[in-house]
RNA sequence: GGGGGUGGUCAGGUGGCCGCCAGUGCGCCGAGAUUCAUCUCGGUCCGGCGCUGGAGGAAAGUCCGGGCUCCAUACGGCAGGGUGCCGGCUAACGGCCGGCGAGGGAGACCUCAGGGAAAGUGCCACAGAGAGUAGACCGCGUCCCUGACUGCCUUUGGCAGUUCGCGACGUAAGGGUGAAAGCGUGCGGUAAGAGCGCACGGGAGCCGACGGAGACGUCGGUCUUCGGUAAACCCCACCUGGAGCAAGGUCAUAUCGGGAGUGCAACACCGUAAGGUGCGGAGAGUCGCCGGCUCGAGCUCUCGGGUAGACCGCUACAGGCACAGAGCAAUCUGUGUCGUAGACGAAUGGUCAUCACUGAUUGUGGAGUGAUCCACUUUCGGAACAGAACCCGGCUUACGACCACUCCUCGGC
Numbered sequence: 001g002g003g004g005g006u007g008g009u010c011a012g013g014u015g016g017c018c019g020c021c022a023g024u025g026c027g028c029c030g031a032g033a034u035u036c037a038u039c040u041c042g043g044u045c046c047g048g049c050g051c052u053g054g055a056g057g058a059a060a061g062u063c064c065g066g067g068c069u070c071c072a073u074a075c076g077g078c079a080g081g082g083u084g085c086c087g088g089c090u091a092a093c094g095g096c097c098g099g100c101g102a103g104g105g106a107g108a109c110c111u112c113a114g115g116g117a118a119a120g121u122g123c124c125a126c127a128g129a130g131a132g133u134a135g136a137c138c139g140c141g142u143c144c145c146u147g148a149c150u151g152c153c154u155u156u157g158g159c160a161g162u163u164c165g166c167g168a169c170g171u172a173a174g175g176g177u178g179a180a181a182g183c184g185u186g187c188g189g190u191a192a193g194a195g196c197g198c199a200c201g202g203g204a205g206c207c208g209a210c211g212g213a214g215a216c217g218u219c220g221g222u223c224u225u226c227g228g229u230a231a232a233c234c235c236c237a238c239c240u241g242g243a244g245c246a247a248g249g250u251c252a253u254a255u256c257g258g259g260a261g262u263g264c265a266a267c268a269c270c271g272u273a274a275g276g277u278g279c280g281g282a283g284a285g286u287c288g289c290c291g292g293c294u295c296g297a298g299c300u301c302u303c304g305g306g307u308a309g310a311c312c313g314c315u316a317c318a319g320g321c322a323c324a325g326a327g328c329a330a331u332c333u334g335u336g337u338c339g340u341a342g343a344c345g346a347a348u349g350g351u352c353a354u355c356a357c358u359g360a361u362u363g364u365g366g367a368g369u370g371a372u373c374c375a376c377u378u379u380c381g382g383a384a385c386a387g388a389a390c391c392c393g394g395c396u397u398a399c400g401a402c403c404a405c406u407c408c409u410c411g412g413c
């Protein structure tokens, strides 16, 4: 100098002119109260004046978890759904931190949908002999038969060896197929082979010792030789009401003269009455089912019509920042300090100037042994991804500039 890995910071600044939204103060207008000096409410930002503030680190995705609201309850079980090594953090999580194990990388480092295959079921295409109760294609060996050749001999022939072909038997060491092929290496043994035997190892199970809080690790012994796949069904452990701000609430308006129909159930007591209590009950409610529980007499259920206006919810909290302490860290505790958009067809913009950042380029100077580096300067460019909508904690994706540490490599002294 170049290429990687991990972590962090920022997301331009300042000023002028013009233009927006929210909050707030004053002024003005109206109404009310009233202790006569004030208070309260409403209006006036198009065309009263000031002050303060005004998008993100991802606001995106809508993948998770909550706060909050409603369903009268939020109960038990089933179903459904989610997570899956150990320990910690957190309001919680499928998140984060630290470890263990496995895998990838030359390395810095990165990744893991990480319980169970000996409870059961399923699947492993094609190729291949055979893919788990899993095997004989090529090859190797022995024997029978036919043919050929060679040698020897006791020469109508016999014996031995080699070879072609067929058949029978043995074999799973060698080769082939495949993602994966019946534990591996060596020696012996055999007709040829095979854990057939031996030695040394590997894998699975079980037991023990030591270390560790634990996942697990190391060592030893024993027994055995026993594919894979659960992001297949399944088994095991733990967790889990539902719907969602278009939640929900208040006010106003008014329909069809405040609509039509079905079902039922009335009874008893108190009370002058209004009404209350009890019993009973069509039906209803809690995502689905069962149980429990609850509501229910002018009520349940069905159909149809009207209303889309205003206000609240709507921003001060699991909040931000600084310092100190504890902890490897995530994070927690304490002290101090700050208040940081609230729109509703949806605001924060436009323009000018200047500075900063950055790429290329011209020139000058400086540092250095050197490779090279730094500062200033001339000219021409660039400036990414992208817009809150109830709020918060995460994850994922998109993307510009800079900084720190670290790995590898090239070159120089």
Base pairs, nucleotide, nucleotide: 001409002408003407004406005405006404007403008402009401010400012355013354014353015352016351017350018349020054021053022052023051024050025049026048027044028043029042030041031040032039033038056385060396061395063394064393065392066391067390068244069243070242071241075291076290077289078288080240081239082238083237084236085099086098087097088096089095100114101112102111103110104109115235116234120233121232122229123228124227137175138174139171140170141169142168143167145165147163148162149161150160151159152158153157183201184200185199186198187197188196202225203224205222206221207220208219209218210217211216248312249311250310251309259303260302261301263299267278268277269276270275283295284294285293286292317339319338320337321336322335323334324333325332326331357382358381359380360379363376364375365374366373367372
A computed fold for a 413-nucleotide RNA from a Myxococcales bacterium, annotated as Bacterial RNase P class A. Rfam family: Bacterial RNase P class A. Rfam classes the family as a ribozyme. The sequence was found by an Rfam model in a public genome assembly.